[in-house]
RNA sequence: GGAGAGGGGCGGGUGGUCGCAGGCAAAUCUGCUUGAGGAAAGUCCGGACUCCAAGGGACGGAGUGCUGGGUAACACCCAGGAGGAGUGAUCCUCGGUAAGGGCCAUAGAGACUUCAAACCGCCUUCCAUAGAAGGCAAGGGUGGAAAGGUGAGGUAAGAGCUCACCAGCAUCGGAGUAAUCCGAUGGCUCGGUAACCCCCACUCGGAGCAAGGCCAAGCAGGGUUUGGGUGGUCCCGCCCUAUAAACCCGGGUAGGCCGCUCGAGAGGGACCGAAAGGUUCCUCCUAGAUAGAUGACCGCCCAUGACAGAAUCCGGCUUACAGCUCCUCUCCACUU
Numbered sequence: 001g002g003a004g005a006g007g008g009g010c011g012g013g014u015g016g017u018c019g020c021a022g023g024c025a026a027a028u029c030u031g032c033u034u035g036a037g038g039a040a041a042g043u044c045c046g047g048a049c050u051c052c053a054a055g056g057g058a059c060g061g062a063g064u065g066c067u068g069g070g071u072a073a074c075a076c077c078c079a080g081g082a083g084g085a086g087u088g089a090u091c092c093u094c095g096g097u098a099a100g101g102g103c104c105a106u107a108g109a110g111a112c113u114u115c116a117a118a119c120c121g122c123c124u125u126c127c128a129u130a131g132a133a134g135g136c137a138a139g140g141g142u143g144g145a146a147a148g149g150u151g152a153g154g155u156a157a158g159a160g161c162u163c164a165c166c167a168g169c170a171u172c173g174g175a176g177u178a179a180u181c182c183g184a185u186g187g188c189u190c191g192g193u194a195a196c197c198c199c200c201a202c203u204c205g206g207a208g209c210a211a212g213g214c215c216a217a218g219c220a221g222g223g224u225u226u227g228g229g230u231g232g233u234c235c236c237g238c239c240c241u242a243u244a245a246a247c248c249c250g251g252g253u254a255g256g257c258c259g260c261u262c263g264a265g266a267g268g269g270a271c272c273g274a275a276a277g278g279u280u281c282c283u284c285c286u287a288g289a290u291a292g293a294u295g296a297c298c299g300c301c302c303a304u305g306a307c308a309g310a311a312u313c314c315g316g317c318u319u320a321c322a323g324c325u326c327c328u329c330u331c332c333a334c335u336u
Base pairs, nucleotide, nucleotide: 001332002331003330004329005328006327007326008325009324010323012301013300014299015298016297017296018295020035021034022033023032024031025030037307041318042317044316045315046314047313048312049208050207051206052205061204062203063202064201065200066080067079068078069077070076081094082093083092084091085090095199096198100197101196102193103192104191119140120139121136122135123134124133125132126131148166149165150164151163152162153161167189169186170185171184172183173182174181175180212258213257214256215255221249222248223247224246225245226244227240228239229238230237231236265284266283267282268281269280270279271278272277302305
């Protein structure tokens, strides 16, 4: 200098004028102050919170899926393991097919453990040939996949038939919390698919802030009294009640208020931990609307400004993003 890998930050600045929403102070004009994001997005996971339901258990259903740890919880994060990609930094993936069942289109002779895996082919025998009977999985062909791979021996030709190495399996021993790894021994070989049923382990009530709670006009409803009649000695009882008035009652519409933003909060220090993270101390307060605010214009500067805008709140994941910038690491080339 070039090409990359991993991670973090910023996302126009500044001044003026006029507006919009919340809060405070006013009460006449008004003044002061605060006002979107790293994703506010997709609504895909996980929770908090609220209401409803709920005796326990089993079956069923849904979800997650290497191991250990973190967390309120997770499909997230950290560390480790195995397999794969890359020269490398680094990145991607993840239970079980040896419990059992199902499926493997087309092609191919044959698609999975063998009473059809012999189509071409190779070999032996019969045989003039043609052909017939048998042996063979080495070679060809089909296919995503053809019954462990390579080499040597062996054979009529072949074959784990035998041997060596490799892969895989089983048993034993050792290391590790575990996933798993290492070593020894053994017989000789076992296809794929679990996002097909299934098996194993763990988790799981439902609905969602239009949750839910409080106050409560008007209209309608119910009750009492005022009125009339009547019984009876006062007190009181019974019946009627058109219209009207007053008061009370419960549910509850419009409307208003709460939920609503101080929270698994942010920054810093100390300690614990390999890390994710945890404990503790100090400091700080940072939108809260309900037709829904965060804008418009002008001046100056620069690199001429991307994706995009809260609606109960958090932790994640995913997706979008012009440009600028910082840190760590890798490879290549050159110079000293």
Record summary
The RNA shown here (Bacterial RNase P class A) has 336 nucleotides and comes from Pseudothermotoga sp. U03pept. A source record names the gene rnpB. It matches the Rfam family "Bacterial RNase P class A". Rfam links the family to the GO terms ribonuclease P activity, dimeric ribonuclease P complex and tRNA processing. The family's RNA type in Rfam is ribozyme. Rfam describes the family as follows. Ribonuclease P (RNase P) is a ubiquitous endoribonuclease, found in archaea, bacteria and eukarya as well as chloroplasts and mitochondria. The coordinates come from a structure-prediction model, not an experiment, and the mean pLDDT is 78.